[in-house]
Context: one part of a larger RNA
């Protein structure tokens, strides 16, 4: 000087504690481990692996296995030397390869020979190739303590020196935020603030959006028409402890109050020091090094990655009446659409099909918003709860749904009557619920990732668990 301590002081986090509502118990989906396999490709393992890499394995991906194959090779430069390229049959193959018939005969210069050019084939050979190995050789990229409030430096001063000091102390902050004080004076990297959004007004603008008033209507802002409103995106104002009161040291500040759409960092995003962990990644990528070259490279057709006595982890969906069903009826935001996204209307019980108007989109489409509200029925049962699981018979994508897709109908109707030790989230438009979009994608979501409708209960307090932060203090640890 650090860590540590079942040492002190003080302080902070949904850390306890007050409350909701979950996991743990069921079936079911997904990720692991484990076991099985010919392979079940690989990586990630405490918080920081385990709906993680993967925003989407039927083939393809695909890295893996078991066959058939190629060997300057699937891609890329130079290549001697040839030919335009190329395209349609047909054989043979499980494809991939292979072999033939035919069919075409490129640009520019030049009458033409002929000569340049692009593209294609192409011996030898310089050299390709690896998702082989090492994240403990490495770059960049990323978690994590942690948006935690801390790191640190030049000068000066103390000390033989390591090293102090500033950064401690008294106050106060969400803060190393400020303020006093002080052998310190100052500065950088963090904090805030500048940046996006979102609450309130003003302008400008008024189509595709809106109708307040005036007419006109097939009653539909439809049409004349208007641009006031709503909204839409440019610009700008507005909040600063700015004001008053009242604590405090005539301070910083911190309380209460006015006015205000908004009050003290308004709300929510991006923004993550110095470093910790040999942390994660050589499988995005990039790279040393090693190892491989008729293979550990290529290319192909089947299967694997979907296996199942288990075992744990995130999740769905329930177990009912604050439901369940059946009919009616209302109210979003924010997105996507030309290889799309598809209305009205017909068919079908349906899924879906036929159909194509219309939009390259504030214009038209996806679009049905669900919970909600208003009436019927059920009447507490393993049930009209609950939907596995099983059987047939469809639909859609696709060269193909057998291993191994979603989805429909009809049948079937299992567990399970609120879950043990344990053990998670959450303080406000949050939590519970409720539907709706999006990447991904031919198809396939209960995963994410965003958007809105409904909307609480509780917080005495910091004595105790975890986690951290200052000081101090002890130490046989570094």
């Nucleotide at each position: 000087u650090g860590a540590c301590g079942g040492g002190g002081a003080c302080c902070c986090g949904c850390a306890c504690a007050a409350g909701c509502g979950g996991u743990g118990g069921a079936g079911c989906a997904u990720g692991u481990g484990g076991u099985u396999u010919a392979a079940u490709u690989c990586g990630a393992c405490g918080c920081a692996a385990c709906g993680c890499g993967a925003a989407g394995a039927a083939c393809c991906u695909u890295a893996c296995c078991u066959g058939g194959g190629c060997u300057a090779g699937a891609a890329u430069g130079c290549g001697a030397g040839g030919g335009a390229a190329g395209g349609u049959c047909a054989c043979c193959u499980a494809a991939u390869a292979g072999u033939g018939a035919c069919c075409g005969u490129c640009u520019g210069g030049g009458c033409a020979a002929c000569c340049a050019g692009a593209c294609c084939c192409g011996a030898a050979g310089c050299a390709a190739g690896g998702u082989g190995c090492u994240g403990c050789a490495u770059g960049g990229c990323u978690g994590u303590c942690g948006u935690c409030a801390g790191c640190u430096c030049g000068u000066g001063u103390c000390g033989u020196g390591a090293g102090a000091u500033g950064u401690u102390g008294g106050g106060u902050u969400a803060a190393g935020u400020c303020c006093c004080g002080c052998a310190a004076c100052g500065a950088g990297c963090g904090c805030a603030a500048c940046c996006c959004u979102u609450a309130c007004c003003g302008u400008u603008a008024g189509u595709u959006g809106c109708c307040a008033u005036c007419g006109g209507u097939a009653c539909g802002g439809c049409c004349g028409g208007g641009c006031a409103c709503u909204c839409u995106a440019g610009c700008g104002g507005a909040a600063c402890u700015g004001c008053c009161g009242g604590u405090g040291c005539u301070a910083a500040a911190c309380u209460g109050g006015a006015g205000g759409a908004a009050g003290g960092u308004g709300g929510g995003g991006a923004c993550g020091a110095c470093g910790u962990c040999a942390a994660g990644u050589c499988a995005u990528c990039a790279u040393g090094g090693c190892c491989u070259u008729u293979a550990u490279g290529c290319c192909u057709a089947g299967g694997g990655c979907u296996a199942c006595a288990c075992a744990c982890g995130u999740g769905c969906u329930a177990c009912a009446a604050u439901g369940g069903u059946c009919g009616g009826u209302a109210c979003a935001a924010a997105g996507g659409g030309c290889u799309g996204c598809a209305a009205a209307c017909c068919u079908g019980c349906g899924a879906a099909g036929g159909g194509g108007a219309g939009c390259c989109a504030a214009u038209c489409c996806c679009a049905a918003a669900a919970a909600g509200c208003c009436g019927g029925c059920c009447u507490c049962a393993g049930u009209u709860c609950g939907g596995a699981u099983u059987g047939c018979a469809g639909u859609c994508u696709g060269c193909a749904a057998c291993u191994c897709g979603a989805c429909u109908g009809c049948a079937u109707g299992a567990a399970g009557c609120u879950g043990g030790a344990a053990u998670c989230g959450c303080u406000a438009g949050u939590a519970a619920u409720c539907g709706c979009a999006g990447a991904u994608c031919a198809g396939c979501a209960u995963g994410c990732u965003g958007c809105g409708g409904u909307g609480a209960a509780u917080a005495c307090g910091u004595u105790c668990c975890c986690g951290g932060g200052u000081c101090u203090u002890g130490u046989a640890c570094a």
Molecule: small-subunit ribosomal RNA, 3' major domain
Organism: Acidobacteriota bacterium